A computed fold for a 72-nucleotide RNA from Picocystis salinarum, annotated as transfer RNA.
RNA sequence: GCGGGCAUGGAUGAAGGGUGAAAUUAUCUGCCUUCCAAGCAGAGGAUAUGGGUUCGAAUCCCAUUGCCCGCA
Repeated sequence: GCGGGCAUGGAUGAAGGGUGAAAUUAUCUGCCUUCCAAGCAGAGGAUAUGGGUUCGAAUCCCAUUGCCCGCA
């Protein structure tokens, strides 16, 4: 330099273009307990960035950035 794959809460990780973006774990609050742990209930927190297509984009297209793999 060329080609391919990936990017979603703090972490892990779902979501065949369709109307509140799941779930687990962690954090916080409450309940329970003499206290802690466990358990139960609840809360906050996310689509890498910028454009495009579409009535509608996490999903399709383009560019950029980062990571991984292969070729040279």
Its Rfam family is "tRNA". Rfam classes the family as a transfer RNA. Its mean pLDDT, the model's own confidence on a scale to 100, is 84. Lineage of the source: Eukaryota > Chlorophyta > Picocystophyceae > Picocystaceae > Picocystis.